RNA sequence: ACUACAAAAAGCAAUGGAGUUUGCUUGAACCGCUUGCACGGGUUUCCCGUGUAAGAUGAUGACUCCUGCCCACCC
Numbered sequence: 001a002c003u004a005c006a007a008a009a010a011g012c013a014a015u016g017g018a019g020u021u022u023g024c025u026u027g028a029a030c031c032g033c034u035u036g037c038a039c040g041g042g043u044u045u046c047c048c049g050u051g052u053a054a055g056a057u058g059a060u061g062a063c064u065c066c067u068g069c070c071c072a073c074c075c
């Protein structure tokens, strides 16, 4: 210096923060969905992948609170 194991802890669950809880990860977990077009591949009237453009839902994995955004109503 590298590798392995163990312990402690830590991290993640498509848009912010906190608490609780569930699952997942140990250098991974995680980085979502719909449609059009282009390219490539396959078992080719379909499927898969990449790129690009347009579009929809949602600040939670789930519960609660806060913050932000949108809509409606009342004062």
Stems, first nucleotide, its partner, number of pairs: 009026005016066006033055010
Predicted 3D model of a 75-nucleotide RNA (Fluoride riboswitch aptamer (crcB RNA motif)) from a Nitrospirota bacterium. Of the family's consensus pairs, 100% are formed in the model.